A computed fold for a 484-nucleotide part of an RNA from an uncultured organism, annotated as small-subunit ribosomal RNA, 3' major domain.
Rfam family: Bacterial small subunit ribosomal RNA.
Its mean pLDDT, the model's own confidence on a scale to 100, is 81.
[in-house]
Context: one part of a larger RNA
């Protein structure tokens, strides 16, 4: 001096603590995992950073696992050879040589669970097995690519110069300030790059342009009623272009700086809210099962096809959720208000049938036009009166609906009956700072069917933050010890 530290101190930050609100941990169920079981319960993911994770859909398929059956140039690719057909050239007419095409479809019978196998018919109509195919077999500690994490933390470096024998230092430290290595000042440094910020998308305000499928103020017509019709271009809205916020203005504090505090105006104020965006690197982090790929291994099988089973097992343990334990509630009747989206092998209205799931039927709609579509909590009334209940709905019996070749193993839903645990949860532990938490419903992808999950959407809409002593994580500076 550097690196490291399971190392002390200083300063600073973060739902890190605190202050609050709601949960988890207790119950039942759903789901994932461990374990156990099993012929198989395929494989991977394992502190934070695995465990509603890969899986945005395991009845068959998927499927990689197991049992049984079958198959061997193969389910898939490119060539090769023989045969057959067409054809060019040479020819001593014996033949030689070159090019192109083709090898497929349909039907029947037997056997079989199917796959397949055997035989036959139809217009003559096939073979060989070679090179290879194939492998979700191993290695993520041989790799590419992609991803998680520290962390959207404010850092990580370089050129030249200077200092040091050198490793290196300086810059990047210091005084302020910021969300920020953000900016200012100082300084043997002066500059620069990757990050920060801005540029991008969205949302909040205004103006202009445009006016159908959206809208309806004014005028007219019409109806039981409805922008229903003529019409209108105002408003809402739609979707394109602009404007707008920059510490710009005022006062104070400050080093006269950067900046901070307060105020005005404003729809919005100091990054306005949200998103996309993830530096150098760390964890031999994850993935050879998305794909690609080196090496190794299998080749009548570790490949391929099929039927059935399994991935759905169940003494138990854990994670993540849903529903509750009730009266700020339950139930019955009436009644109001969204937004994101999706629709042609699709969405499916009015009507009729069924207590219902649903069925019949088929108007309209490739959709600002028609449909899914009922928003729910809410509001107005009636009942229940603290009870294991008119709370709670598990479980089980019966009867059904729908999808699908097929719901036994193993689907979802409906109706009748049944009516379990549960009276707010030990130690411990999680999320959240505002349109957030909490609570309420709606949509979509996957998808024949299947959602308490995921991803989105809107409705209602709080409490609290004194503060940084402590716990956790991180950043800057500094110090001690050991190695070099």
């Nucleotide at each position: 001096u550097u690196a490291c530290g399971g190392u002390g101190g200083u300063c600073c930050c973060g739902c890190a603590c605190a202050a609050g609100c709601g949960g988890u941990g207790g119950a039942g169920c759903a789901u994932g995992u461990g374990g156990u079981u099993u012929a198989a319960u395929u494989c991977g993911a394992u502190g934070c950073u695995a465990c509603g994770c890969g899986a945005a859909g395991a009845a068959c398929c998927u499927u990689a696992c197991c049992a049984g059956g079958g198959u061997u140039u193969g389910a898939c690719a490119u060539g090769a050879g023989a045969g057959c057909c067409c054809u060019g050239c040479c020819u001593u007419c014996g033949g030689g040589u070159g090019g192109g095409g083709u090898u497929a479809g349909u039907c029947c019978u037997g056997u079989g669970a199917a796959a397949g196998c055997a035989g036959g018919a139809u217009u003559c109509g096939u073979c060989u097995a070679c090179a290879c195919a194939g492998g979700u077999g191993c290695u993520g500690c041989a790799u590419g690519g992609c991803u998680g994490u520290c962390g959207u933390c404010a850092g990580c470096u370089c050129g030249u110069g200077u200092c040091g024998u050198g490793a290196g230092a300086u810059g990047u430290u210091g005084g302020g300030u910021u969300a920020a290595g953000u900016c200012c000042c100082g300084c043997a440094a002066c500059g620069a790059g990757c990050g920060c910020a801005a540029c991008c998308c969205u949302u909040g305000c205004u103006u202009c342009u445009a006016g159908u499928u959206a809208c309806c103020a004014u005028c007219g017509g019409g109806u039981a009623a409805u922008g229903c019709c003529g019409g209108g271009g105002a408003c809402u809205c739609u979707a394109g272009a602009a404007g707008g916020a920059c510490u710009g203005c005022c006062g104070g504090u400050g080093a006269u700086a950067a900046a901070c505090c307060g105020g005005a105006g404003g729809a919005a104020g100091g990054u306005g809210g949200g998103g996309a965006u993830g530096a150098c690197g760390u964890c031999g982090a994850g993935u050879c099962a998305u794909u690609a790929u080196g090496g190794c291994c299998c080749u009548u099988a570790c490949g391929c096809c099929c039927u059935g089973g399994g991935c759905u097992a169940c003494a138990c343990a854990c994670g993540u959720g849903c529903u509750a334990c009730a009266a700020u509630g339950g139930u019955c009747g009436g009644u109001a208000c969204a937004g994101u989206g999706g629709g042609g092998a699709g969405c499916g209205a009015u009507a009729c049938c069924g207590c219902g799931a649903g069925g019949u039927g088929g108007a309209g709609c490739a959709a600002a036009u028609c449909c899914c579509a009922a928003a729910a909590a809410g509001c107005c009334g009636g009942c229940c009166u603290c009870a294991g209940u008119a709370c709670g709905g598990a479980u089980u019996g019966g009867a059904g609906u729908c999808u699908g070749c097929a719901a036994c193993u193993c689907g979802a839903c409906u109706c009748c009956a049944u009516g379990a645990a549960g009276c707010u949860g030990g130690a411990a532990u999680c999320g959240c700072u505002a349109g957030u938490a909490a609570u309420c419903g709606c949509g979509u992808a996957u998808c024949a069917g299947c959602a308490c999950g995921a991803c989105g959407c809107g409705g209602u809409g709080a409490a609290u933050a004194c503060g940084u002593u402590c716990c956790c994580g991180g950043g800057c500076c500094u110090u001690g010890u050991a190695c070099a």